A computed fold for a 479-nucleotide part of an RNA from Acidiphilium rubrum, annotated as small-subunit ribosomal RNA, 5' domain.
It was read from a public genome assembly.
Lineage of the source: Bacteria > Pseudomonadota > Alphaproteobacteria > Acidocellaceae > Acidiphilium.
[in-house]
Context: one part of a larger RNA
RNA sequence: GAGCGAACGCUGGCGGCAUGCUUAACACAUGCAAGUCGCACGGGCAGUAGCAAUAUUGUCAGUGGCGGACGGGUGAGUAACGCGUAGGAAUCUAUCCUUGGAUGGGGGACAACCGUGGGAAACUACGGCUAAUACCGCAUAAUGCCUGAGGGCCAAAGACGUAAGUCGUCUGGGGAGGAGCCUGCGUCUGAUUAGGUAGUUGGUGGGGUAAAGGCCUACCAAGCCUGCGAUCAGUAGCUGGUCUGAGAGGAUGAUCAGCCACAUUGGGACUGAGACACGGCCCAAACUCCUACGGGAGGCAGCAGUGGGGAAUAUUGGACAAUGGGGGCAACCCUGAUCCAGCAAUGCCGCGUGGGUGAAGAAGGUUUUCGGAUUGUAAAGCCCUUUUGGCGGGGACGAUGAUGACGGUACCCGCAGAAUAAGCUCCGGCUAACUUCGUGCCAGCAGCCGCGGUAAUACGAAGGGGGCUAGCGUUGCUC
Numbered sequence: 001g002a003g004c005g006a007a008c009g010c011u012g013g014c015g016g017c018a019u020g021c022u023u024a025a026c027a028c029a030u031g032c033a034a035g036u037c038g039c040a041c042g043g044g045c046a047g048u049a050g051c052a053a054u055a056u057u058g059u060c061a062g063u064g065g066c067g068g069a070c071g072g073g074u075g076a077g078u079a080a081c082g083c084g085u086a087g088g089a090a091u092c093u094a095u096c097c098u099u100g101g102a103u104g105g106g107g108g109a110c111a112a113c114c115g116u117g118g119g120a121a122a123c124u125a126c127g128g129c130u131a132a133u134a135c136c137g138c139a140u141a142a143u144g145c146c147u148g149a150g151g152g153c154c155a156a157a158g159a160c161g162u163a164a165g166u167c168g169u170c171u172g173g174g175g176a177g178g179a180g181c182c183u184g185c186g187u188c189u190g191a192u193u194a195g196g197u198a199g200u201u202g203g204u205g206g207g208g209u210a211a212a213g214g215c216c217u218a219c220c221a222a223g224c225c226u227g228c229g230a231u232c233a234g235u236a237g238c239u240g241g242u243c244u245g246a247g248a249g250g251a252u253g254a255u256c257a258g259c260c261a262c263a264u265u266g267g268g269a270c271u272g273a274g275a276c277a278c279g280g281c282c283c284a285a286a287c288u289c290c291u292a293c294g295g296g297a298g299g300c301a302g303c304a305g306u307g308g309g310g311a312a313u314a315u316u317g318g319a320c321a322a323u324g325g326g327g328g329c330a331a332c333c334c335u336g337a338u339c340c341a342g343c344a345a346u347g348c349c350g351c352g353u354g355g356g357u358g359a360a361g362a363a364g365g366u367u368u369u370c371g372g373a374u375u376g377u378a379a380a381g382c383c384c385u386u387u388u389g390g391c392g393g394g395g396a397c398g399a400u401g402a403u404g405a406c407g408g409u410a411c412c413c414g415c416a417g418a419a420u421a422a423g424c425u426c427c428g429g430c431u432a433a434c435u436u437c438g439u440g441c442c443a444g445c446a447g448c449c450g451c452g453g454u455a456a457u458a459c460g461a462a463g464g465g466g467g468c469u470a471g472c473g474u475u476g477c478u479c
Base pairs, nucleotide, nucleotide: 001479002478003477004476006475007474008473009472010471013351014350015349016348017347018346019344020343021309026307027306028305030304031303032302035066036065037064040063041062043060044059045058046057047056048055049054073262074261075260082187083186084185085184086183087182088181091179092178093177096175097174098173099172100171101170102169103168104138106136107135113128114127115126116125117124118123144153145152146151158167159166160165188234189233190232195225196224197223200222201221202220203219204218205217206216207215237259238258239257240256241252242251243250244249264285265284266283267282268281287298288297289296290295315341317340318339319338323337324335325334326333327332354384355383356382357381364375365374366373367372390415391414392413393412394411398406423468424467425466426465427464428449429448430447434463435462436461437460438459444451445450
């Protein structure tokens, strides 16, 4: 000098765009953050039409489907194929796109519901009825799978519509996107860490997985890593990037984007195309809460918000209008993703706090050699202007037909009026800027050198001056 997710002190007018718990991965009251489908299905309740059967609309829970593996948060762990980069072969893939084939005929249940119970509650037991795109056989069977190549094996579901047909269902081939796995190279500090390793290194048989593999297991062999730093210890999410620097490099990894890991702590699997699953399940532990003491409930590192910690970091706001996501044929529903608004000079950028004229060089202040000098065209006065702010009126783009939270916002027009708007720091040298008074090695200053013990340009005040300016100065950190 440059920079910062900064903080502190003094000060503070406006707007735009960004950014905002760096500390306790500490504990959390409350609300919301993942639902949706009646064009899969049977019921309950309410309404409408009807004498009724029934039809139809809405809603409620249930069976069933798809989605809750995305999106959002955090950086605890991890020195690792975790990440980055370049490759590889032994794999899977719901939805989507494309292209073939098929969709025949049956059966038995279980919720809801009804009945009887248990329990304080959470919830739960038994009996009975019932539907389906739920479940299970049979048939069909290749361009599918297995094979000892003879052969063997495997599927389906309907709904809506007057109809045409549409949306589905099953089974193949290909694709796109996604995911798993392996490898070369790169990836912090310490030798006051020198040896480490028994599933360890390799082989064979077997198992397991979507898939290669000590991934697991039995047996056999005795290997494997290491001074080019193994092992151990400490620290740390990695990258694109960011800051600095002429560069080389050094430091760093907030916001945004990619990858990884985690979801009170530890472990486990289930379901599923996909999880060993933040707002799913089970077990154990700590903590909190309810309890009729028998037993139960919970997990903000989602958005707000609270306590605590801290130098320090915001609203328990609006809307699905846009973009995107989930469900649905659709209408539409959900969406603290997102878009907006609120708070904060936290940063960057822009604007304003007036312009012109005005010498009696006014008054006042300060200083003086008492003549004056300076503050100073500064003020007053006169003539203008109206950014911003105020009041009144109009009023968007964002939405290709309809639909606007933002928002009566931005912007435009008019009206009055200089009106509403300047501070901070420094003045011994480095370093731009000097005098007077007070103080008297005191009180104090200080980044370094150093000032202060009676004439202090260095302390404190005043006048004057320099610098920057809605900021200025200090502290901390990086180059």